Annotation: A computed fold for a 75-nucleotide RNA from a Mycoplasmatota bacterium, annotated as c-di-GMP-I riboswitch aptamer. Taxonomically the source falls in Mycoplasmatota (Bacteria, Bacillati). Its mean pLDDT, the model's own confidence on a scale to 100, is 79. Its Rfam family is "c-di-GMP-I riboswitch aptamer". The literature on the family includes a 2007 paper in Nucleic Acids Res by Weinberg et al., "Identification of 22 candidate structured RNAs in bacteria using the CMfinder comparative genomics pipeline". About the family: GEMM was predicted in a large-scale screen for bacterial structured RNA regulatory elements. It was read from a public genome assembly, where an Rfam model found it.
This record gives sequence, structure tokens and C1' cells, in this order.
RNA sequence: GAUUGACAAAGCUAAAACCGGAGCGAUCCGGCGACAGAAAACUAUAGGGUCUCUAUGAGACAGCCAGUUGCCUUU
Repeated sequence: GAUUGACAAAGCUAAAACCGGAGCGAUCCGGCGACAGAAAACUAUAGGGUCUCUAUGAGACAGCCAGUUGCCUUU
């Protein structure tokens, strides 16, 4: 540098439901809980897409695709 993601090791994140809170809403925060993830890390005016609202303007989503960087591990 390339490559694998294992019935292995170490660690990480945490879907739905439920409880509390914020918001008109999409959705977000905390708790609980694990469906899952090898980038579920970061990026939301400056790629596409979806969604919301008092709609041509203002917002939400990175666990939709995408872009950037990268840990452990196999060879």
C1' cells in the first nucleotide's frame, strides 16, 4: 500500500416500542432497550433524494444514496 469482515479478540454506535422533555411539524434531547451497523465517525445553501410547515420562503433527515477521513482484524 492492497485486501477480508470470521460462530474469533478488544472496543464503539444504538432501530422499534415505552417513559419524561422541546418543537405547529418533519424531527430532536434524556432515560430504558437492542433491530442492526466494518465507517451507524464527519459533512445538510455549494451533489442527488426523502420529509415538514403558516410555502418560492424557512426548516428536518448522515441508520437513503453520495463525498471525506479512519480504528481493530484476516491475508